[in-house]
Context: one part of a larger RNA
RNA sequence: GGCGUAUGGGGGAUGCCUAGGCUCUCAGAGGCGAAGAAGGACGUGACAAGCUGCGAAAAGCUGUGGGGAUUGGCACAUACGAAUUGAUCCGCAGAUAUCCGAAUGGGGCAACCUGCUAUGUUGAAGGCAUAGUAUCUACUUUGUGUAGAGGCUAACCUGGUGAACUGAAACAUCUAAGUAACCAGAGGAAGAGAAAACAAUAGUGAUUUUGUGAGUAGCGGCGAGCGAAAGUGAAAUAGCCCAAACCAUGUAUGUUUUGGCAUAUAUGGGGUUGUAGGACUACAAUAUUUGAUUAUGCUGUAAUUAGAAUUAGCUGGAAAGCUAAGCCGAAGAAGGUGAAAGUCCUGUAUAGGUAAAGGUAUAAUUAAUAGUAGUAUCCUGAGUAGUGCGGGGCACGAGAAACCUUGCAUGAAUCAAGCGGGACCAUCCGCUAAGGCUAAAUACUACUGAGAGACCGAUAGUGAACUAGUACCGUGAGGGAAAGGUGAAAAGAACCUUGAAUAAAGGAGUGAAAUAGAUCCUGAAACCAUACGCUUACAAGCGGUCGGAGUCCCGAUUAUUCGGGAUGACGGCGUGCCUUUUGCAUAAUGAGCCUACGAGUUACCGGUGUUAGCGAGACUAAUUGAUUCAGUCAAGUAGUCGUAGCGAAAGCGAGUCUGAAUAGGGCGAUUAAGUUAGCAUUGGUAGACGCGAAACCGUGUGAUCUACCCUUGGGCAGGUUGAAGCUUUGUUAACCCAAAGUGGAGGACCGCACCCGUUGACGUUGAAAAGUCUUGGGAUGACCUGAGGGUAGGGGUGAAAGGCCAAUCAAACUCGGAAAUAGCUCGUACUCCCCGAAAUGCAUUUAGGUGCAGCGAUAGUGAUAGUUUUAUAGAGGUAGAGCUACUGAUUGGAUGCGGGGGCUUCACCGCCUACCAAUUCCUGACAAACUCCGAAUGCUAUAAAAUGUUAACUAUCAGUGAGGGCAUGGGUGCUAAGGUCCAUGUCCGAGAGGGAAAGAACCCAGAGCAUCAGCUAAGGUCCCUAAAUAUAUACUAAGUUGAAUAAACGCGGUCUAACUGCAUAGACAGCUAGGAUGUUGGCUUGGAAGCAGCCAUUCAUUUAAAGAGUGCGUAACAGCUCACUAGUCGAGCGGUCAGGCAUGGAUAAUAAUCGGGCAUAAGUAUAUUACCGAAGCUAUGCUUUCAUAGAUAUAAUUUAUGAGAGGUAGGGGAGCAUUCUAAACGGCGUAGAAGGUGUACUGUAAGGUAUUCUGGAGUGUUUAGAAAAGAAAAUGUAGGCAUAAGUAACGAUAAUGCGGGCGAGAAACCCGCACACCGAAAGACCAAGGAUUCCUCAGCUAUGCUAAUCAGCUGAGGGUUAGUCGGGACCUAAGGCGAACCCGAAAGGGGUAGUCGAUGGACAAGCAGUUAAUAUUCUGCUACCUGCUUUAUAUUAAAAGAGACGGAAGAGCAAAUCUAGUGCGUGCAGACGGAAUUGCACGUUGAACCAUAUGUAAGUAUGGGAUAGUACACCAAAGCUACGGUGGCGGUGAUAAUCUAGAGGCGGUCUUUCCAAGAAAAUCGAAUAAAGCAGCCCGUACCGUAAACCGACACAGGUAGUUGGGAUGAGAAAUCUAAGGUGCUC
Repeated sequence: GGCGUAUGGGGGAUGCCUAGGCUCUCAGAGGCGAAGAAGGACGUGACAAGCUGCGAAAAGCUGUGGGGAUUGGCACAUACGAAUUGAUCCGCAGAUAUCCGAAUGGGGCAACCUGCUAUGUUGAAGGCAUAGUAUCUACUUUGUGUAGAGGCUAACCUGGUGAACUGAAACAUCUAAGUAACCAGAGGAAGAGAAAACAAUAGUGAUUUUGUGAGUAGCGGCGAGCGAAAGUGAAAUAGCCCAAACCAUGUAUGUUUUGGCAUAUAUGGGGUUGUAGGACUACAAUAUUUGAUUAUGCUGUAAUUAGAAUUAGCUGGAAAGCUAAGCCGAAGAAGGUGAAAGUCCUGUAUAGGUAAAGGUAUAAUUAAUAGUAGUAUCCUGAGUAGUGCGGGGCACGAGAAACCUUGCAUGAAUCAAGCGGGACCAUCCGCUAAGGCUAAAUACUACUGAGAGACCGAUAGUGAACUAGUACCGUGAGGGAAAGGUGAAAAGAACCUUGAAUAAAGGAGUGAAAUAGAUCCUGAAACCAUACGCUUACAAGCGGUCGGAGUCCCGAUUAUUCGGGAUGACGGCGUGCCUUUUGCAUAAUGAGCCUACGAGUUACCGGUGUUAGCGAGACUAAUUGAUUCAGUCAAGUAGUCGUAGCGAAAGCGAGUCUGAAUAGGGCGAUUAAGUUAGCAUUGGUAGACGCGAAACCGUGUGAUCUACCCUUGGGCAGGUUGAAGCUUUGUUAACCCAAAGUGGAGGACCGCACCCGUUGACGUUGAAAAGUCUUGGGAUGACCUGAGGGUAGGGGUGAAAGGCCAAUCAAACUCGGAAAUAGCUCGUACUCCCCGAAAUGCAUUUAGGUGCAGCGAUAGUGAUAGUUUUAUAGAGGUAGAGCUACUGAUUGGAUGCGGGGGCUUCACCGCCUACCAAUUCCUGACAAACUCCGAAUGCUAUAAAAUGUUAACUAUCAGUGAGGGCAUGGGUGCUAAGGUCCAUGUCCGAGAGGGAAAGAACCCAGAGCAUCAGCUAAGGUCCCUAAAUAUAUACUAAGUUGAAUAAACGCGGUCUAACUGCAUAGACAGCUAGGAUGUUGGCUUGGAAGCAGCCAUUCAUUUAAAGAGUGCGUAACAGCUCACUAGUCGAGCGGUCAGGCAUGGAUAAUAAUCGGGCAUAAGUAUAUUACCGAAGCUAUGCUUUCAUAGAUAUAAUUUAUGAGAGGUAGGGGAGCAUUCUAAACGGCGUAGAAGGUGUACUGUAAGGUAUUCUGGAGUGUUUAGAAAAGAAAAUGUAGGCAUAAGUAACGAUAAUGCGGGCGAGAAACCCGCACACCGAAAGACCAAGGAUUCCUCAGCUAUGCUAAUCAGCUGAGGGUUAGUCGGGACCUAAGGCGAACCCGAAAGGGGUAGUCGAUGGACAAGCAGUUAAUAUUCUGCUACCUGCUUUAUAUUAAAAGAGACGGAAGAGCAAAUCUAGUGCGUGCAGACGGAAUUGCACGUUGAACCAUAUGUAAGUAUGGGAUAGUACACCAAAGCUACGGUGGCGGUGAUAAUCUAGAGGCGGUCUUUCCAAGAAAAUCGAAUAAAGCAGCCCGUACCGUAAACCGACACAGGUAGUUGGGAUGAGAAAUCUAAGGUGCUC
């Protein structure tokens, strides 16, 4: 280290619970608000941070009703109170109700600031208090009078504007959809509504909603899709009023004959329709119905009241459990009570009680409401109806397009009229537009009450069970969590010990239980430990499985054995899971581990199957009634399907259509079963199995980042150069020009601050989500920068990079349409049984998708079915073969038509030719698109045999449509590929087993399970390793080969066979000897003699033999040698060809025949025998499917026989488990449920049963039913825990050390002493921003990257003081808002007057002291400003002016300040030595303001202020103390320069020059003096180049302005340093 057991920690699953949700039902209510809402801010408690309540009358006040004992909310402690003289509490009605908010006097950065009028307070000012003071609209008696509106609110409703994704497999008409969204408006509902309507020869009679009609008629790139109406069944029902004609009255105007008339207008009467009605004329009559108000009676309701009936024993901590005996019930709903209660409590059934509102009845009052006849005249809705053009709405997309509506244009009729009936016309029918109102039936639920659930139960259910729209994130719109449980009761652990300790632990105690101890019920897993048993240090891997030694433990036997358990030496075999693939151990995907959650659902409409009811019929829908208050039952026939078809239709009908037809043909009938519901499966429409885009569109939110612009401010050390101009001189007739000087220009030069970001390095889980160091660019300009503003998303801005627009940009962010779409990827959860594919064809904007067919499954139908073999008969043109058989191609030869070339010749005729070459002949030979020929196999038919549904068809449900290897036949390619494309077969795919070392497809062979049985296949038998060191005969010598490879070619390697030559008449090889002559053959040649070359009859002679010569050699000869011959030797020697095995050829990168080995093979070849060898076959037992036959009463079950049981996609069948519901078991349970943890048993599996311990209150079985119903994977979601790892790191390398102190504890805290760092800062001030961080005390759990006694941390207490500082009560800029006015569907956009708005203008205080913490604010002193009152003096008054402005350069004045020197004051002065008329250190100061003088001005000078005080030195009290000091009451001393020189950047003034020509308004101008009074609101602490701001941090970054000493230096550079600060938290 591993396995096992036990005990813990950790963690928070599981179980149980519910305080909270979700979905509905029935009622109510359907609004609140200028009488100040919704929503907030701030307050309010004895103590009070949060929530709740309330409002300065503040967890409350008053009255009244109820109620009857406690009470001061959540919130349980302490203190102090209230209450039977009736509290708290509940209901009703009142009072109060700060500030903001429509917000309303004005303003504004919401919760703040600040006016005016009246009144009060005071004499005034100032301050305070109360009330009023907005705008718009209408009316209006004109009185700024009265009334109303404004804003908020969930859905529903009406109207205005109006998308896109998407679908159409693309897309444009179309769809999505008049949806989302925005806007306006209203109500409890809204809208619609009493026919210029439908209909069709019959009729209906406003509207609305609903069932049906009907997915019909239709519309539609006639695509995708969209989709009525009439009619009919129901719900609910309700009808009316104006305008006009006519009459009257008032007013005005005109006219007049002054009687009146006419017109206009207002009011009243009248009147309201289609069978036309009304006016008018003539008659007649008070009937009917309804509304409102008041009164009375009844009813009714808030808080609320009464409300039956039980005891004992047992167990137990506790009784409601069990036992026994009762009781009540108009109450056995429910909840609680220490477990499970009708009878204990609250309740429940029932009964009562009261104010207002409401309901109902009656009465009274008031208001409205009707007829008949006549028909001469009048009236009956005008820029209307209609028409044209262009749109929109109607289911209806311009269509044949009616109807409704209207932007533009045009434009009737008047009852003898008009409109409609789907173009239009006629007839007929219906109706009467151009005015208006109208309940119910219908839609919705933010809110209140009562209830319900086969809804959830803390990762669920709302986002939210809890201080949740909270914490937190974001500039903002907006986004948005986690987090429940002690116990019956706090009985919440007194006391003791350890400890520095209020930490923690151990005892003790409480309790039924403390392993219920507050991190608290149960308490799983990952993970982390401890103890014990076995095992592990020569041993290589999916860690299991099979066999198995030893050790340990338990039990039983009994005295040696058996059984069980733990471990597992050693050996055999053995490359995870998922997904995706032709194919994965793959080095292809996914997962760190555990737990919980996590994906085919639901609605509607269809198809099919099945079950049930009824059946030529079946079924109801809406709705209604009844009844329970949730089990339903009944009515309801509108309608649907079926019962008859055919036809385009009229229509006819067992037929019909076509047709001239009685023909023929088509479709039907003759054989007739449907329909409704449940369940299963499948299709469609919906998000439709889950997760996943990039995008598109709509409303909003953003210019605190950044881009540009506007307004107003600020900044740029120092040095250099030296333009124009000017002056002078020279020069010129005069200019020009030149020189010197002056001058001070410049998108000039160098270079700090400042801005930028060129180079390199570092950094890269950083110090930093862009920096550091170094180097670099600009640095008076197109410069940099602050504050306030503007421009907004197809938009802005852009010196232009597609840059920037809040760490986001080729179209920001947020929310919504929205679950967009995804032919794509990934994932998709329990078991067993049966069958079982495809990777092909055709088509496809199609190729990784889809449709049809093919192949699968299930259920059925059913005959001359299918399959195989044999025989027979056929069609055919492949393999092969052939070509003197065609077409084409073709080798060699013969012949040589014809042609070329040459010769001849004057020319013709001719001749020659080793040239080309036709035909023919001989010879050889090719072809997928040649065939005179031509198989095998396959195919078709017939017959017989075997098999027996395997074929085919019907219905439903699929998957597949990426294939791959091998063999054979081909195409392509290189007769390349593990290539590619076909065909036939096979296997893999989807197939395990044996062999081939290992291997998807090669060989053998198809796995239901078990067996320590047998036989074989391929292949093997020396060892690893099961079986032959088998047998016989050969070969190989290369470790060849066996076992991964190799060729042409080579080879006197070796073996075998055949043919042939020589050979005892002596071969072959060796040795000895010869190898001659004519002749140096001839020619040639300088020479050629066998041997440079040519010729030849290469001849002849001598010989045993010897070439006019096989080589070497010479200049040529010579010389050596060979052929040939003899001798010697003594038996075989050569040649050719074929085969076997070897051999060379033979060269690749880590180290490889598995290893050893091989001549007596374990190699090769031939032959033979035996054995081994698989999940094959056999044997034995068992499970299961199907078929057949039988038994039992069909089913179920069972017996026998036979055939089966590999399996991916996929189909079918049967089951297990989980949660909930119903009934039964009258189940189980504190004598212990669920859950958890082990063990044993059991089933083929999912699983089940029993039990130990834990646990402490619920839960099971059976039969049915319903599902949020099963996880290992989705880079899944959430939580927990590992790993890396005690590893990296601990954030500027400016630096620490020592002593002392406090303390349990000191590197870091405090004190002291050294040292170091910054010092144009790392010092000081101040704006923004932050918001208590400031100071003191106490503390150290967290925070601090370590420790901490310390702290910007925790707790408590304290702290910010203004007429003059900053802001407001003053002003205006950019810009904002905005009466009037303009524009616009709406929202809204501009905008005058005006009103806001500083970054600018205006505007009055200084010194000193003081606190732990504030000071121009307090105190002291000295000033100043404004207003008012009183007193006094003086004087009119109008608008010029002024305010009021640029850059650059320069000049002078010149303060503060600084430096140096001198003088002076005070103090000190030494270890060695000297000096004391010396040296050193410090100091040497004094404001605002007033007066006077002076200057052009700024200013300056003098005097006062100031006998104030300050500084310095000395003495020194109390107190404190770290013993070092600190502190400084009080007192004393000196009163020391207004000196010199230099710098001087501040301040304002002035001058010059340049071109780009450089705010506005208010204040001022516009009396004086004295005394008295008055002087408001806000800010004020602290940080502020930073540990407090912006950057997630105590972050090396960023952050405007002022000041900024000394030495060197031009300098704000650089180095060092003062004051001051610091040593950067390991």
The part of an RNA shown here (large-subunit ribosomal RNA, half A) has 1626 nucleotides and comes from Psychroflexus salarius. Rfam family: Bacterial large subunit ribosomal RNA. It was read from a public genome assembly. The prediction has a mean pLDDT of 80.